[in-house]
RNA sequence: GAGUCGGUCGGGCGAUCGUGGGCCUUCGGGUCCGAGGAAAGUCCGGACUCCACAUGGUGCUGUGCUGGCUAACGGCCAGGCGGAGCAAUCCGACGGACAGUGCAACAGAGAGCAGACCGCCGAUGGCCUUCGGGCACAGGCAAGGGUGAAACGGUGAGGUAAGAGCUCACCAGCAUCUCCGGUGACGGGGGUGGCUCGGCAAACCCCAUAGGGAGCAAGACCAGACAGGGACACCGACGACCAGUCGAUUGAGUCCCGGGUGGGUCGCACCGAGGUCGACAGCAAUGUCGAUCCCAGAUGGAUGAUCGCCACGGGGUUGCUAGCCCCGGACAGAAUCCGGCUUAUAGACCGACUC
Numbered sequence: 001g002a003g004u005c006g007g008u009c010g011g012g013c014g015a016u017c018g019u020g021g022g023c024c025u026u027c028g029g030g031u032c033c034g035a036g037g038a039a040a041g042u043c044c045g046g047a048c049u050c051c052a053c054a055u056g057g058u059g060c061u062g063u064g065c066u067g068g069c070u071a072a073c074g075g076c077c078a079g080g081c082g083g084a085g086c087a088a089u090c091c092g093a094c095g096g097a098c099a100g101u102g103c104a105a106c107a108g109a110g111a112g113c114a115g116a117c118c119g120c121c122g123a124u125g126g127c128c129u130u131c132g133g134g135c136a137c138a139g140g141c142a143a144g145g146g147u148g149a150a151a152c153g154g155u156g157a158g159g160u161a162a163g164a165g166c167u168c169a170c171c172a173g174c175a176u177c178u179c180c181g182g183u184g185a186c187g188g189g190g191g192u193g194g195c196u197c198g199g200c201a202a203a204c205c206c207c208a209u210a211g212g213g214a215g216c217a218a219g220a221c222c223a224g225a226c227a228g229g230g231a232c233a234c235c236g237a238c239g240a241c242c243a244g245u246c247g248a249u250u251g252a253g254u255c256c257c258g259g260g261u262g263g264g265u266c267g268c269a270c271c272g273a274g275g276u277c278g279a280c281a282g283c284a285a286u287g288u289c290g291a292u293c294c295c296a297g298a299u300g301g302a303u304g305a306u307c308g309c310c311a312c313g314g315g316g317u318u319g320c321u322a323g324c325c326c327c328g329g330a331c332a333g334a335a336u337c338c339g340g341c342u343u344a345u346a347g348a349c350c351g352a353c354u355c
Base pairs, nucleotide, nucleotide: 001355002354003353004352005351006350007349008348009347011310012309013308014307015306016305017304019034020033021032022031023030024029036331040342041341043340044339045338046337047336048215049214050213051212055243056242057241058240060211061210062209063208064207065079066078067077068076069075080094081092082091083090084089095206096205100204101203102200103199117145118144119141120140121139124138125137126135127134128133153171154170155169156168157167158166172196174193175192176191177190178189179188180187181186219266220265221264222263228257229256230255231254232253234251235247236246237245274293275292276291277290278289279288280287281286312328313327314326315325316324317323
């Protein structure tokens, strides 16, 4: 100098006015607390609540290398394999393409059990012959060229008219047997076989595995009001369907007409899978123990505005510094609560590593 990865902060203090909540009050007021790293998207996972603790099959949806962590996960940590990079490091839905169906633009002769454009040969057969051979007609071939993301293994030798796993050696790959290391994914080695078997499953599909549904407008209680009538039709839990079970049939539902209400409390903000600090175990995610702290709770939806000083950044003035003057500060904003992921973010700072 170039780059990779991880983390922290995202202004501070004061005054005045205003505002939501808790507590105290002599009702005048006093005092304490009052957004975020994402409060966001609502994409996953849970807690909690109700429906019968929710049975079997089909369907539907998600997930998909291994081990661990966790309340749980599609998250995190550690590792394996494949790919990119000189490297630090990054990326990967990373099970199956001999169960079946299907797809492949353009180019190219040919794209699935393929093909002959250029090319090679023309041994054999044919024609010609000056008997040396010639022609490239039948036909043989796929080595070389060319197209493509991909063209039915690679290199060498033999072989041949030219060629070809046609034969052989080695290599790669496949199948299978086996030994060693590893908890495992997998890695390393040896033997045998036929000589070669393409790609796509974030295409359907198959396999394995997970999922009962609805959600704080869940749900519970209090207060208050009213007036019932009609139609359909047999069901409810149950949800996409079927079976089955339980309950109801003195019941329950849908729709229409008419009437009433449209308030409050809890859930819900004390205490939690809680924050901070330390020790220990572990590579780590994380766990255990100890100390310490209490930290928003609205629903007409609070958490704001103005001013001053300081800090920071930019510009001007000046030879430079100081001083002075001007300007600037992002993304955003709780609504039952947690754990993640993803996305947005002016600017400032720290650490580790690579070339």